[in-house]
RNA sequence: UCCCUGAUAGCUCAAUGGUAGAGCGACCGGCUGUUAACCGGUAGGUUCCAGGUUCGAGUCCUGGUCGGGGAG
Numbered sequence: 001u002c003c004c005u006g007a008u009a010g011c012u013c014a015a016u017g018g019u020a021g022a023g024c025g026a027c028c029g030g031c032u033g034u035u036a037a038c039c040g041g042u043a044g045g046u047u048c049c050a051g052g053u054u055c056g057a058g059u060c061c062u063g064g065u066c067g068g069g070g071a072g
Stems, first nucleotide, its partner, number of pairs: 001071007010024004018055001026042005048064005
């Protein structure tokens, strides 16, 4: 320098271009003599950044940043 790949909730990860979800964790409640476990619920998101395409972008395109892998 070039190529591939990843970046989404506190963490690990989903999401045909059409309402952003799950598990764990947190919080509240139930159960229990109490805790744990179990059960129910609630909150929590600038989808890495800047543009573009589109009626509509986490998703497609361009550039950039950072992580991982590869070529020279």

This is a predicted structure of a 72-nucleotide RNA (transfer RNA) from Leptolyngbya sp. PLA1.
Taxonomically the source falls in Leptolyngbya (Bacteria, Cyanobacteriota, Leptolyngbyales, Leptolyngbyaceae).
Its Rfam family is "tRNA". The family's RNA type in Rfam is transfer RNA.
Its mean pLDDT, the model's own confidence on a scale to 100, is 81.